[in-house]
RNA sequence: GGGGUGGGCCGGGUGGCCGCGCGCCCCCAGCGGGCGCGAGGAAAGUCCGGACUCCACAGGGCGGGAUGGUCGCUAACGGCGACCGAGGGCAACCUUCGGGAUAGUGCAACAGAAAGCAAACCGCCGUGUUACGCGGCAAGGGUGAAACGGUGAGGUAAGAGCUCACCAGCGAUCCGGGCGACCGGAUCGGCUCGGCAAACCCCAUCCGGAGCAAGACCGAGCAGGGAGUGGGCGGCCCGUCCGAUACUCCCGGGUUGGUCGCACGAGGCGGCCGGCAACGGCCGUCCCAGAGGGAUGGUCACCGCUCGGGCGCGGGAGACCUCGCACGAGCACAGAAUCCGGCUUACACGCCCGCCCCCUCG
Numbered sequence: 001g002g003g004g005u006g007g008g009c010c011g012g013g014u015g016g017c018c019g020c021g022c023g024c025c026c027c028c029a030g031c032g033g034g035c036g037c038g039a040g041g042a043a044a045g046u047c048c049g050g051a052c053u054c055c056a057c058a059g060g061g062c063g064g065g066a067u068g069g070u071c072g073c074u075a076a077c078g079g080c081g082a083c084c085g086a087g088g089g090c091a092a093c094c095u096u097c098g099g100g101a102u103a104g105u106g107c108a109a110c111a112g113a114a115a116g117c118a119a120a121c122c123g124c125c126g127u128g129u130u131a132c133g134c135g136g137c138a139a140g141g142g143u144g145a146a147a148c149g150g151u152g153a154g155g156u157a158a159g160a161g162c163u164c165a166c167c168a169g170c171g172a173u174c175c176g177g178g179c180g181a182c183c184g185g186a187u188c189g190g191c192u193c194g195g196c197a198a199a200c201c202c203c204a205u206c207c208g209g210a211g212c213a214a215g216a217c218c219g220a221g222c223a224g225g226g227a228g229u230g231g232g233c234g235g236c237c238c239g240u241c242c243g244a245u246a247c248u249c250c251c252g253g254g255u256u257g258g259u260c261g262c263a264c265g266a267g268g269c270g271g272c273c274g275g276c277a278a279c280g281g282c283c284g285u286c287c288c289a290g291a292g293g294g295a296u297g298g299u300c301a302c303c304g305c306u307c308g309g310g311c312g313c314g315g316g317a318g319a320c321c322u323c324g325c326a327c328g329a330g331c332a333c334a335g336a337a338u339c340c341g342g343c344u345u346a347c348a349c350g351c352c353c354g355c356c357c358c359c360u361c362g
Stems, first nucleotide, its partner, number of pairs: 001358009012303007020038007027030001040333001044344002047342005052211004059238004064207005069083005084098002086095003099202002104200002106196002121141002123137006149167006168192002170189008215260004224251006230242003267286008304331005310325003314321002
């Protein structure tokens, strides 16, 4: 200098004028004035988990759903961290990968002789009677995504784990290391019967339902009538609770208000300590939107950043480079509605840090 890889940050600033929502204060009480606060890293998608509320603080079984290496973190999770294995990359590093295929059922198009426990198209060997038949074989060819270990030697009519040596895999026993997933090694068994569970299924763990339009209170208003039944309990059963002034449905009538929930929280920021980290502990400090036709905006000036061509000083042999000036253009994605932890998706111009590979110079 070039290429790559992982992570983090920012999300324009200041002032004037006009305007909006909420809270507090003032007065001469009005169509007034003052002060303070007023979106985000994703407020988004509503995918996962929780807090909270009601249904009975929520029970047992069947059924159903979710998750799936290990250890940890957490209120919890399908999230996060570290590690293990598998796959990819020269490497940094990355990944829609991760229980069980000797519990059972099942699947594998086309091609192929044969697709799961056996089988033989070409071929090889023996034999009869030569083109063909019978018997033996699975080393070679061919098909396929996948064909039942590989190399060598022995052996044989030809062959074959048929036998042997080494290698690879599987299983059993044992030793060492690690909390563990797992890693390293030894001995034995010719065991070589593989793949798919994002097929059913089995195993382990977790899960009751509905959701702030939850739910509670106050006020206003009205007109009742009919039908059915026990209801809560979610798909079924059990069990249990409540209960006739009950509950459900249909027709008709009334209302379309207010308050709370609802802004102090698994809270933000800073420091120290423990931990590789996720995270936890302690101390200090701060109070930080709260609407309900739903506020958080508009405009002007100056500045900032980037880009474009132009001008000027300087450096250089030159290409070109640094700096300065004015002009023009651009500055995203988006936007609270009960709250919180994650995940995912969107995002202009940029900035910072770690690491890897290649080339060149010293």
Predicted 3D model of a 362-nucleotide RNA (Bacterial RNase P class A) from a bacterium. The coordinates come from a structure-prediction model, not an experiment, and the mean pLDDT is 77. The sequence is in RNAcentral, with records from ENA. Rfam family: Bacterial RNase P class A. By type it is a ribozyme. A source record names the gene rnpB.